[in-house]
RNA sequence: GUGGUAGGAGGAUCGGGGAGCCAGCCGUUCCCUGUGACCCGAAAUCGGCUAUACGCGGGGACCCGUUAACCUGAGGAAGAGGUAGCUCCGGACCUCAGUAGGCCUUCAGAGUCAACGAUGAUACUCUGCCCCACCGGGCCAGCGUCGGAGGAAGCCCUUCUGAAGGGAAGGGUUUACCUCUUCAUCGUCGAACCCGAUGAGGCUCGGAAGAGAGCAGUCGUAAGGCGAGCGCCCAGGCGCUGAUGGGACCACAGGGUGUAGACGAUUCUGAGGAAACCGCGGUGGCGAGGACUGCCAAUUCAUUGGGGAUGCUACCAC
Repeated sequence: GUGGUAGGAGGAUCGGGGAGCCAGCCGUUCCCUGUGACCCGAAAUCGGCUAUACGCGGGGACCCGUUAACCUGAGGAAGAGGUAGCUCCGGACCUCAGUAGGCCUUCAGAGUCAACGAUGAUACUCUGCCCCACCGGGCCAGCGUCGGAGGAAGCCCUUCUGAAGGGAAGGGUUUACCUCUUCAUCGUCGAACCCGAUGAGGCUCGGAAGAGAGCAGUCGUAAGGCGAGCGCCCAGGCGCUGAUGGGACCACAGGGUGUAGACGAUUCUGAGGAAACCGCGGUGGCGAGGACUGCCAAUUCAUUGGGGAUGCUACCAC
């Protein structure tokens, strides 16, 4: 110096593109494409970075022979896909109004079916039922059920009279008694004492006869209570009711006229009609999608340029 073997070091490669995120660059994420294009770990409330950003941590493969082999760039053609556009198309859907159609419905005509119908259909009519006015009735409730005249009796006053108890006449007044009148009457309860009548016994006057006051009881009454009857109501009430007149009238009930159809359903024709719905077309709007243009772009094909001729150590051979 050449060649070979082994080791170690250095550099390159081990996919790419788009979206998204970000101040920006990568990655995990999603999408497209493709390979002879690694493995493990973490990473969207994120992981690593700073235009020297072109992933991070750990591990591995292969290349660095100037061959057409390794690394890298440029432009051309085709081009998956992506992205931008006051562009165009299209459009499920939404909005607004329209509509000679449908659905629904009214009227008329024609046809069919047909509940019911001589125990009387369609129809007409009267009345009731409903409302108003007015005139009553019934019941309830409320109020009232007076007054007047005479008689009789009580009380008070006066006069006369008797030996007592008493007797006679006149006047006033009151009354629950009697009679009459009036439409104004009954029943029942109701005062211990200062209501009336009667009044055993007892008491008082008296020679007696007789008379007087009068307790109890009984009867009757006042104020008043309860009930009945009658009356009034120009003030009321009521799950009541009658008559007359007027009004309204679907249904319901009853009566009359009349004498054979007819409740209703369905089909067709004609003339109309309200909302909503269906159908039809229109105005405006909006997805997904497509077209066009620009940009980005994997991959494929062909062309072409540039870079690298890497150090080190040990051993063996010549």

Predicted 3D model of a 318-nucleotide RNA (Archaeal signal recognition particle RNA) from a Candidatus Bathyarchaeia archaeon.
Rfam family: Archaeal signal recognition particle RNA. The family is grouped with related families in Rfam's "SRP clan".
A source record names the gene ffs.
The organism belongs to Bathyarchaeia (SeqCode), within Archaea.